[in-house]
Molecule: c-di-GMP-I-GGC riboswitch aptamer
Organism: Anaerolineaceae bacterium UBA4781
RNA sequence: ACUCGAAAAGGCAAACCCGGUGAAAACCGGGGGCGCAAAGCUCUGGGUCUAAAGCUGAAAAGCAAUGACCGCCAAGCCGCCGAAA
Numbered sequence: 001a002c003u004c005g006a007a008a009a010g011g012c013a014a015a016c017c018c019g020g021u022g023a024a025a026a027c028c029g030g031g032g033g034c035g036c037a038a039a040g041c042u043c044u045g046g047g048u049c050u051a052a053a054g055c056u057g058a059a060a061a062g063c064a065a066u067g068a069c070c071g072c073c074a075a076g077c078c079g080c081c082g083a084a085a
Base pairs, nucleotide, nucleotide: 003085004082005081011036012035016031017030018029019028020027021026034071040077041076042075044074045073046072047069048068049067054063055062056061
């Protein structure tokens, strides 16, 4: 130094509740704490969710991402600590 993941310090924060934004998925702030050694960052590939514009339809509805998710899996970039091996 790399792999790795004991400890300690510090960090993040699921469900749920309150307030707000949004068509929705979802996001933001506060509380909360299931978990997390990348649960830091990027939608780059796959995947998932929504269904606005638009298209089809008599309607119901269907299709549809330029919307959302990195706490779904990969990939890329960056990074704290230091037991054992």